This is a predicted structure of a 100-nucleotide RNA (Glycine riboswitch aptamer) from an uncultured Acetobacteraceae bacterium. Rfam family: Glycine riboswitch aptamer. Gene Ontology term of the family: glycine biosynthetic process. Model confidence (mean pLDDT): 80 of 100.
């Protein structure tokens, strides 16, 4: 000098599941003023996802003990119009650094 891996940042991709119900609250319009209507609002209730976290088994891994481990299971949190998020891939650049 260069480089696998890692770790950072930055672009980009990025699934699933009710815009459910509702003499309720609010907002808004209409109004024949008994009230209707609309709202991806708040609040109850049902129902559904599963790729932020979180939790459980387990192939494996290691192993004296102990421990470690999924995109599998569970949904506590969270999510179910767009936006936001979003595991994970991929580009760039920066640290580090086995190796050559």
């Nucleotide at each position: 000098c260069u480089u696998a891996g890692a770790c950072a940042c930055g672009c980009g991709g990025g699934a699933g599941a009710g815009c459910g119900c509702g003499u309720a609250c609010c907002g808004g319009c209409c109004g024949c003023u008994u009230g209707g209507c609309c709202g991806a609002g708040u609040c109850g209730c049902c129902g559904c996802c599963g790729a932020c976290g979180g939790a459980g088994c387990a192939a494996c891994c290691c192993c004296c003990c102990a421990g470690g481990a999924a995109a599998c299971u569970c949904u506590c949190a969270g999510g179910c119009a767009c936006c936001c998020g979003g595991a994970c891939c991929g580009c760039g650049u920066g640290u580090u650094c086995a190796g050559g």